[in-house]
RNA sequence: GAAGCAGGCCAGACAGCCGCUGGUCGACGCCGCAAGGCGUUGGCGGGAGGAAGGUCCGGACUCCAUAGAGCAGGGUGACGGUUAACGGCCGUCCGCCGAAAGCCUUCGGGUAUAAGGCGAGGAAUAGGGCCACAGAGACGAGCGUAUUAAGUUACGGUGAAACGCGGUAACCUCCACCUGGAGCAAUUCCAAAUAGGCACGCGUUGAUGUUGCUCGCGGAGCGUGCGGGUAGGAAGCUUGAGCGCCGGAGUAAUUCGGCGCCUAGAGGAAUGGCUGUCAUAGCGGGCAACCGCUACACAGAAUCCGGCCUAUCGGCCUGCUUUACUU
Numbered sequence: 001g002a003a004g005c006a007g008g009c010c011a012g013a014c015a016g017c018c019g020c021u022g023g024u025c026g027a028c029g030c031c032g033c034a035a036g037g038c039g040u041u042g043g044c045g046g047g048a049g050g051a052a053g054g055u056c057c058g059g060a061c062u063c064c065a066u067a068g069a070g071c072a073g074g075g076u077g078a079c080g081g082u083u084a085a086c087g088g089c090c091g092u093c094c095g096c097c098g099a100a101a102g103c104c105u106u107c108g109g110g111u112a113u114a115a116g117g118c119g120a121g122g123a124a125u126a127g128g129g130c131c132a133c134a135g136a137g138a139c140g141a142g143c144g145u146a147u148u149a150a151g152u153u154a155c156g157g158u159g160a161a162a163c164g165c166g167g168u169a170a171c172c173u174c175c176a177c178c179u180g181g182a183g184c185a186a187u188u189c190c191a192a193a194u195a196g197g198c199a200c201g202c203g204u205u206g207a208u209g210u211u212g213c214u215c216g217c218g219g220a221g222c223g224u225g226c227g228g229g230u231a232g233g234a235a236g237c238u239u240g241a242g243c244g245c246c247g248g249a250g251u252a253a254u255u256c257g258g259c260g261c262c263u264a265g266a267g268g269a270a271u272g273g274c275u276g277u278c279a280u281a282g283c284g285g286g287c288a289a290c291c292g293c294u295a296c297a298c299a300g301a302a303u304c305c306g307g308c309c310u311a312u313c314g315g316c317c318u319g320c321u322u323u324a325c326u327u
Stems, first nucleotide, its partner, number of pairs: 001323010012278007020047002023044009049298001053309002056307005061183004073179005078092005093121001094119004102111003122174002127172002129168003139164001143156004187235004197226006209217002242261008280295006
């Protein structure tokens, strides 16, 4: 230098203006005995992701009986490790794939491994099922030829497998291990108006209403208390198997110790828009310095966490393997 792999990172930067959301510190007004609540407004600082996604797997948490036994059902499957747990991850073994070069060549091609990648990799002597095409015959023994005292012995084109202790479990099955159900719309607390329920009292000897009172009119409910539920509000809700750096153990996944940090918490659901400068990429113009235009993906929290899978414009970095050339 060439080729092939593996892993990690970024996801425009800064400034100004106008907003949205929730936090905190005030000011003003209203309500309230008070505690405090509501509204308006000002300052300060916070405000999406590497996948927040699919909801596929595993957990935390909550309720059902702190969930047990049997059966059914479901899941996993080399060996060892890791973890809160896993079907994830790491290491090793086995099998398969994997480039140029090299080698062989009938010039069509064939052949090997590296880094690395993939594997639903328990059991076929418990049992059942199935085995395309070809082949006389495909799972259970028969058939053909030769041979022998004798189904006694040998061979049989095709095919992955043929006269047998065959293959297939990604077909049933067996073995080992795991597995209760529902899910934050879980669950808990506070709690209107109206309707309905219960208790007590009053009421056709006229209650209540119509108007503050009387008359008149109308004519069967009315008042008080209690309890359940709904609207609404609050908690759950973000300090956590957390993040960063350094050091130790370990091949690694991972783990231990020290120091530092706090990084959305809404609830029909905020996280946005505009302008300027710079950066990146593309296109056009220019001899050039440069100028103009355009673009910037996938997507978007909703109880939280560990994974897997899928989507993704453009770019940067690191490591490994093979090999060519030069010194």
Bacterial RNase P class A from Massilia horti, 327 nucleotides, folded computationally. It matches the Rfam family "Bacterial RNase P class A". Its family is annotated with ribonuclease P activity, tRNA processing and dimeric ribonuclease P complex in the Gene Ontology. The family's RNA type in Rfam is ribozyme. The organism belongs to Massilia, within Bacteria. RNAcentral holds the sequence, with entries from ENA and Rfam.